[in-house]
Molecule: SAM riboswitch aptamer (S box leader)
Organism: marine sediment metagenome
RNA sequence: UCUUAUCGAGAGUGGUGGAGGGAAAGGCCCCGAGAAGCCACGGCAACCAGUCUUCGAGACAUGGUGCCAAUUCCUGCGGAUGGAUAUCCGAAAGAUGAGA
Numbered sequence: 001u002c003u004u005a006u007c008g009a010g011a012g013u014g015g016u017g018g019a020g021g022g023a024a025a026g027g028c029c030c031c032g033a034g035a036a037g038c039c040a041c042g043g044c045a046a047c048c049a050g051u052c053u054u055c056g057a058g059a060c061a062u063g064g065u066g067c068c069a070a071u072u073c074c075u076g077c078g079g080a081u082g083g084a085u086a087u088c089c090g091a092a093a094g095a096u097g098a099g100a
Base pairs, nucleotide, nucleotide: 001100002099003098004097005096006095007094012041013040014039015038016037020030021029022028025075026074027073042068043067044066047064048063049062050060051059052058053057072093077090078089079088080087081086
């Protein structure tokens, strides 16, 4: 980089650190009652491997990832409805897994 599946659920404390963070832009939020990062322990989930089964699919959570504010926080582009700055649907972009 390409293909493909999923993205309305779920899950945090302590230490360190010292001002940022939520991809980017615009919003809107979080944050010295302590951001990011790092470390430790814990948890969630079940994509891949593994094991088990009643072989339909499920179960487990041992290993590889991932994740633990807000729908992927919301929007942009297209469409539908509508009086509407609203609602809904689909893309795009992004994230993660698996494969190439």